[in-house]
RNA sequence: GGCCCCAUCGUCUAGUGGCCAGGACGCUGGGUUCUCAGUCCAGCAACACCGGUUCGAAUCCGGUUGGGGCCG
Repeated sequence: GGCCCCAUCGUCUAGUGGCCAGGACGCUGGGUUCUCAGUCCAGCAACACCGGUUCGAAUCCGGUUGGGGCCG
């Protein structure tokens, strides 16, 4: 330098054009307990960035950034 893959709550992850963006762990509050742990209930929390296509984009296209891989 060329090509390919990936980027979603704090972490891991589901999603394949119309979802309230779901789940697990964690965190916060509450119930249970003498207390803790455990358990139950509730809550907070995310689509890397810019532009395009579309009535509608996490999802499709282009670019940027970051990470990974192959080739030279």
The RNA shown here (transfer RNA) has 72 nucleotides and comes from a Candidatus Parcubacteria bacterium. Taxonomically the source falls in Candidatus Parcubacteria (Bacteria, Bacteria candidate phyla). Model confidence (mean pLDDT): 82 of 100.